[in-house]
Predicted 3D model of a 73-nucleotide RNA (transfer RNA). The RNAcentral record of the sequence draws on ENA.
RNA sequence: GUCUGGCUAGCUCAAAUGGGAGAGCGCCCGCUUUAAAACCGGGAGGCCGGGGGUUCGAUUCCCCCGCCAGGCA
Numbered sequence: 001g002u003c004u005g006g007c008u009a010g011c012u013c014a015a016a017u018g019g020g021a022g023a024g025c026g027c028c029c030g031c032u033u034u035a036a037a038a039c040c041g042g043g044a045g046g047c048c049g050g051g052g053g054u055u056c057g058a059u060u061c062c063c064c065c066g067c068c069a070g071g072c073a
Base pairs, nucleotide, nucleotide: 001072002071003070004069005068006067007066010025011024012023013022019056027043028042029041030040049065050064051063052062053061
C1' cells in the first nucleotide's frame, strides 16, 4: 500500500433478509442470614466507532474517515 473481518450497556457478545435494541457477567435495591455469600425477585445503564447519503423509516443498505485483528505485497 492492498484485501478481509470487526467496532452495539462497565466487560464478553446477540439482534433473518430495514419497522424502531437484548442476554450473560458486573452494579444498585429487596428477599434470606447472627452477619455474609449463593439462590430468588426487581431496577438503573447504550441511541448502536464518527460524519454524510438512500428511504416514510437505517444497528441493519451505500460512501468517506478513524481504531483493532488478520492475509498478501